[in-house]
Context: one part of a larger RNA
RNA sequence: GGACGAACGCUGGCGGCGUGCUUAACACAUGCAAGUCGAACGAUGAAGCCCAGCUUGCUGGGUGGAUUAGUGGCGAACGGGUGAGUAACACGUGAGUAACCUGCCCUGGACUCUGGGAUAACUCCGGGAAAUCGGAGCUAAUACCGGAUAGGACCUUGGACCGCAUGGUUUGGGGUGGAAAGUUUUUUCGGUUUGGGAUGGACUCGCGGCCUAUCAGCUUGUUGGUGAGGUAAUGGCUCACCAAGGCGUCGACGGGUAGCCGGCCUGAGAGGGUGACCGGCCACACUGGGACUGAGACACGGCCCAGACUCCUACGGGAGGCAGCAGUGGGGAAUAUUGCACAAUGGGCGCAAGCCUGAUGCAGCAACGCCGCGUGCGGGAUGACGGCCUUCGGGUUGUAAACCGCUUUUGUCCAGGAAGAAGCCGGCUUGCCGGUGACGGUACUGGGAGAAAAAGGACCGGCUAACUACGUGCCAGCAGCCGCGGUAAUACGUAGGGUCCGAGCGUUGUCC
Numbered sequence: 001g002g003a004c005g006a007a008c009g010c011u012g013g014c015g016g017c018g019u020g021c022u023u024a025a026c027a028c029a030u031g032c033a034a035g036u037c038g039a040a041c042g043a044u045g046a047a048g049c050c051c052a053g054c055u056u057g058c059u060g061g062g063u064g065g066a067u068u069a070g071u072g073g074c075g076a077a078c079g080g081g082u083g084a085g086u087a088a089c090a091c092g093u094g095a096g097u098a099a100c101c102u103g104c105c106c107u108g109g110a111c112u113c114u115g116g117g118a119u120a121a122c123u124c125c126g127g128g129a130a131a132u133c134g135g136a137g138c139u140a141a142u143a144c145c146g147g148a149u150a151g152g153a154c155c156u157u158g159g160a161c162c163g164c165a166u167g168g169u170u171u172g173g174g175g176u177g178g179a180a181a182g183u184u185u186u187u188u189c190g191g192u193u194u195g196g197g198a199u200g201g202a203c204u205c206g207c208g209g210c211c212u213a214u215c216a217g218c219u220u221g222u223u224g225g226u227g228a229g230g231u232a233a234u235g236g237c238u239c240a241c242c243a244a245g246g247c248g249u250c251g252a253c254g255g256g257u258a259g260c261c262g263g264c265c266u267g268a269g270a271g272g273g274u275g276a277c278c279g280g281c282c283a284c285a286c287u288g289g290g291a292c293u294g295a296g297a298c299a300c301g302g303c304c305c306a307g308a309c310u311c312c313u314a315c316g317g318g319a320g321g322c323a324g325c326a327g328u329g330g331g332g333a334a335u336a337u338u339g340c341a342c343a344a345u346g347g348g349c350g351c352a353a354g355c356c357u358g359a360u361g362c363a364g365c366a367a368c369g370c371c372g373c374g375u376g377c378g379g380g381a382u383g384a385c386g387g388c389c390u391u392c393g394g395g396u397u398g399u400a401a402a403c404c405g406c407u408u409u410u411g412u413c414c415a416g417g418a419a420g421a422a423g424c425c426g427g428c429u430u431g432c433c434g435g436u437g438a439c440g441g442u443a444c445u446g447g448g449a450g451a452a453a454a455a456g457g458a459c460c461g462g463c464u465a466a467c468u469a470c471g472u473g474c475c476a477g478c479a480g481c482c483g484c485g486g487u488a489a490u491a492c493g494u495a496g497g498g499u500c501c502g503a504g505c506g507u508u509g510u511c512c
Stems, first nucleotide, its partner, number of pairs: 001512004006508005013373006019366002021331001026329003030326003035074003040071002043068001048063007081284003091208007100201002105197008113147004122137006153176010182189001210256003217247003222244008259281004263274004286307005309320004337363001339362003345359001346357004376406004386397004410453001412448005420439001423436006456501005461482003467496005477484002
């Protein structure tokens, strides 16, 4: 000198764009943050309409389907948060899988035949304070279970071709067990099986990136083999048996610290530091462990067990998990609103309308940062008054002010007022009209009045741009280093003047 997720002191006009718990991965009141589908299913059946009866405003029947608790499907594994752990194939980069999986999506082939028994909802009964549980009876499905069919799967046995060790591809024979679902007013939307693709993931390997030897030896599933189990899949991943290996001064093992990268800061570069925001990957979700469901989890707002903590209780037993968005307490030098909207972008479900979405879009707070603008412009000397200094002549503040003329950015008042809307919906003349905006009466535009409402901070001994007076008298104090202060202090304090920056200026901390 530069930089910062900064803090502190003094000061503070406006706008745009960003950024905002670095500390206690401390504990959390309250609200919201993941639902959706009636075009899968049985129920429930509001308004409206029609008919009948009469007590003329009710009853009954039909139609109609708003509404939804339940069964079922898809989603809930995404999106959002945090950085605790992790020195590791966690990450980066480059390869490999002849050792693998992949819902929804795209593109081909083939098919969608025939039966069955239940169960929730519901009704009845019972237990419990509650959470919720039990029994009996009824019912449906794209829920569940059989049978048929099957160029695919597995086992076995021949042939051909190919390669990269194990092997791979393809084609015959025999055997084994294996599919499906319906719905809609039309169109449609689906279901099963199989080939390919795309996307996403899994595993393996080469290389690379911290400190410590005041850590020198470490290791028994350890290292390898055979067999088996397990997995989507290779493999001590696990197990039985066998062998005695494996790693290490090119730093094993131990200890400390730490999420990694694209990047960011600095620097001429080499390098050094760093990993906030944004993007990619990883890990975690009160602490520890476990599996279930599923294409995908060992699952933040799922389940089970144990623990700590908090809450409810009729004392028998139950409920909870903000490192989601706000917000509270606490810690701290320090970090924001219990806001608006799904209008846009994106996501889930749905044929769709649409519903949900604290993702997101916006608004609020903070000079926290960067950038831009303003606080007026021109004229004005007898160089007024005042202040300060003075050799008492004057000098300086200083064209500065007053005064005259002008302008009106921003602010203020009045009026008008968007784009962001693609899509979707409604209407009809089928290519037109109308509707749909949180931000927002915002941006912006026009007009009015009026210099009006808007400047401070640090420094002035040298480094280092900027000097005098008074007070003080090694005191009070200053100080980044050298050093100032003990009676004329340009170094302390105040004033005048000056210098440098300027809505900021200084100080502190950290990095280069």
Molecule: small-subunit ribosomal RNA, 5' domain
Organism: Agromyces sp. Marseille-P2726